SAM riboswitch aptamer (S box leader), 113 nucleotides, folded computationally.
Rfam family: SAM riboswitch aptamer (S box leader). Its family is annotated with regulation of gene expression in the Gene Ontology.
The prediction has a mean pLDDT of 83.
This record gives sequence, C1' cells and structure tokens, in this order.
RNA sequence: AUCUUAUCAAGAGCAGGCGGAGGGACUAGCCCGAUGAAGCCCGGCAACCGGCGUCACCCAUGACGCACGGUGCUAAUUCUUGCGGAAACAGCAAUGUUUCUGACAGAUGAGAA
Repeated sequence: AUCUUAUCAAGAGCAGGCGGAGGGACUAGCCCGAUGAAGCCCGGCAACCGGCGUCACCCAUGACGCACGGUGCUAAUUCUUGCGGAAACAGCAAUGUUUCUGACAGAUGAGAA
C1' cells in the first nucleotide's frame, strides 16, 4: 500500500512544559492560530484488541466491571460540502432554499492474503 469488517451527534488542560507558524485529509466554503498553530512531553477521555474479575452458560460465547498492556482520540457532527433519493417552501418555468436520508471519500480499531 490492498481487501474484509465495526464505529464515527457523546467524552477529554479556552491558567501544564518545550516549541515556534501554521493548521482543520483533498475540492469549494467557513473557521482556528503571537491572548500563541504543527510537532514532542505530561495530563485527560473512551473502552476497539489483549489481560484480569463477577455473573449467566458451559461446545463456544454473552453481559457487566477494572483500565494493567497495545492502539486511538483530546475546536467546531468526520466543521460544512462534493454523487444520488425523498419531503416542505418559493417560482409560470428553468431552477433555488431548507430538512431528512443512502452512497462516495476520509479517520480509527480488529482481521486477511
């Protein structure tokens, strides 16, 4: 890097340290940033995988809990949007706006060749 699968409306330092100008994947927007971006460390959140415990059941597993190990995450719904569908409203119409919804894309975990 490819494929499969699950999740993506909650949560986590607007007074932590180093660092110095960029960042929010991409498009178009709209935002965040010297009252300090990215990144690193610490702290925190969650509980996907492993581990441990309790209960059910015992082929195997399931529910709940802990947070010990492996990841992950820690502005805004995955910030909105990009391709379709539905409804409402506006318009003679073309079409536009709003809401909902399915894909696509992306992110993360687990697994596979």